[in-house]
Context: one part of a larger RNA
RNA sequence: GAUGAACGCUAGCGGCAGGCUUAACACAUGCAAGUCGAGGGGUAACAGGAGUGCUUGCACUCGCUGACGACCGGCGCACGGGUGCGUAACGCGUAUAGAACCUACCUUUUACUGAGGGAUAGCCUUUAGAAAUGAAGAUUAAUACCUCAUGGUAUUGUAAUUUGGCAUCAGAUUAUAAUUAAAGAUUUAUUGGUAAAAGAUGGCUAUGCGUCUUAUUAGCUAGAUGGUAAGGUAACGGCUUACCAUGGCAACGAUAAGUAGGGGCCCUGAGAGGGGGAUCCCCCACACUGGUACUGAGACACGGACCAGACUCCUACGGGAGGCAGCAGUGAGGAAUAUUGGGCAAUGGAGGCAACUCUGACCCAGCCAUGCCGCGUGCAGGAAGACUGCCCUAUGGGUUGUAAACUGCUUUUAUACAGGAAGAAACACACCUACGUGUAGGUGCUUGACGGUACUGUAAGAAUAAGCACCGGCUAACUCCGUGCCAGCAGCCGCGGUAAUACGGAGGGUGCAAGCGUUAUCC
Numbered sequence: 001g002a003u004g005a006a007c008g009c010u011a012g013c014g015g016c017a018g019g020c021u022u023a024a025c026a027c028a029u030g031c032a033a034g035u036c037g038a039g040g041g042g043u044a045a046c047a048g049g050a051g052u053g054c055u056u057g058c059a060c061u062c063g064c065u066g067a068c069g070a071c072c073g074g075c076g077c078a079c080g081g082g083u084g085c086g087u088a089a090c091g092c093g094u095a096u097a098g099a100a101c102c103u104a105c106c107u108u109u110u111a112c113u114g115a116g117g118g119a120u121a122g123c124c125u126u127u128a129g130a131a132a133u134g135a136a137g138a139u140u141a142a143u144a145c146c147u148c149a150u151g152g153u154a155u156u157g158u159a160a161u162u163u164g165g166c167a168u169c170a171g172a173u174u175a176u177a178a179u180u181a182a183a184g185a186u187u188u189a190u191u192g193g194u195a196a197a198a199g200a201u202g203g204c205u206a207u208g209c210g211u212c213u214u215a216u217u218a219g220c221u222a223g224a225u226g227g228u229a230a231g232g233u234a235a236c237g238g239c240u241u242a243c244c245a246u247g248g249c250a251a252c253g254a255u256a257a258g259u260a261g262g263g264g265c266c267c268u269g270a271g272a273g274g275g276g277g278a279u280c281c282c283c284c285a286c287a288c289u290g291g292u293a294c295u296g297a298g299a300c301a302c303g304g305a306c307c308a309g310a311c312u313c314c315u316a317c318g319g320g321a322g323g324c325a326g327c328a329g330u331g332a333g334g335a336a337u338a339u340u341g342g343g344c345a346a347u348g349g350a351g352g353c354a355a356c357u358c359u360g361a362c363c364c365a366g367c368c369a370u371g372c373c374g375c376g377u378g379c380a381g382g383a384a385g386a387c388u389g390c391c392c393u394a395u396g397g398g399u400u401g402u403a404a405a406c407u408g409c410u411u412u413u414a415u416a417c418a419g420g421a422a423g424a425a426a427c428a429c430a431c432c433u434a435c436g437u438g439u440a441g442g443u444g445c446u447u448g449a450c451g452g453u454a455c456u457g458u459a460a461g462a463a464u465a466a467g468c469a470c471c472g473g474c475u476a477a478c479u480c481c482g483u484g485c486c487a488g489c490a491g492c493c494g495c496g497g498u499a500a501u502a503c504g505g506a507g508g509g510u511g512c513a514a515g516c517g518u519u520a521u522c523c
Stems, first nucleotide, its partner, number of pairs: 001522003005519005012375006018368002020333001025331003029328003034075003039072002042068002046066003049062006082286003091211008101203002106199008114148004124137005154179011184191002212258003219249003224246008261283004265276004288309005311322004339365001341364003347361001348359004378409004389399004415459005423450001429444007467512005472493003478507005488495002
């Protein structure tokens, strides 16, 4: 000098930031991922409408309409958010390569969108179970599923021509054979679907170099190192398997053990270095513990599935349910770390034509001197140098001290009252303009959690606001009293045994100041 700090004493305000460093310990409760009726069958609830009955204000019926529970289907749930267990590794950083690769949504371009079929949720009828959850029958739809047709610059095989290259090879053209597509909705404006090519974005893989400590760890290795073949993968590869060979690594530190997420950055320092990895950003890993795959463009998936285990809960004892290292919150641990708050107004995300819905991301508010920064606790005059206190060489002086009283001034801040934002531009809708058929621009209109907040004005009045540590030297600041190697102090030197500037108290002083000291850690 610094800190995600803690403790002691003290405490007026504001702005900006930060806030479980310990038990990746266990978790009550609520919320954190849905959305689309412009894909579908439909109608459980709500509202409207229509009809019937009449007792005239009630009952019943009708998906007719707005909408919409559950269901089928699509997209999303692989993002966003959390944590740092593991990992000494191509994990990360940096630089390359992919002639060994994938990429939903988005953009551009080209072509197509023909004909049929059988089911199944839901609904209905039975039925098992305490529940979780099922079982059987009948019946129904789709942008769900299947078949056929057509099709190409797609894939595979064969043949030929040609261009290029760093090897394996890559590109172009032609012929031929085989295989593989599609879905509709509609307010008639559109929008969706399929195939192919290119782009963009995101990912995957490989490699050079760098990346902690220990030799009181010296040898390690059988899928181990390489080859051939096959399988597998989006893709290369012992990635896996069969066979063959016997290799491969290591004193330039293999192997083993310990520790640890990495980086941008942060602290310190003139720098070189040393230390750290909180907040924010990028990458990685993980989601009760271990394992496995499914779906999907993408996961081996935090709030998905299955199996095993530990733990907790429900049970009718037959059987079931769960996973806060999401946001709050609880217990425990600890020196120690906050509200079971408001809002989708803004930014961003998912779905949707849109309106909109969802969003503990986010934006705000609450708590905490945890830090940084700013402001205030008055200003000027005022000597009888007042009283008290303290000290002395004591009829007197010194100091506290312009300090107080007293006089004048100001009103930041606090209090009261009044006014009162920016953050909002859009989407949608209406109108207009341009190009010309769905885009762009303009005008109007609409939307604020924070918040009656920030800010501004007025009123009265010095009124509402100072402590902490130290004073032997280092180190700024000195005397008296008490104590008497006691009580005690102490960072180091050291102080205290009767005149202690070093202990305790007082007066005075010094340093910082809404803080000041102590402890811990780093330079």
The part of an RNA shown here (small-subunit ribosomal RNA, 5' domain) has 523 nucleotides and comes from an uncultured bacterium. Rfam family: Bacterial small subunit ribosomal RNA. Gene Ontology terms of the family: ribosome and structural constituent of ribosome. The RNAcentral record of the full RNA draws on ENA and SILVA.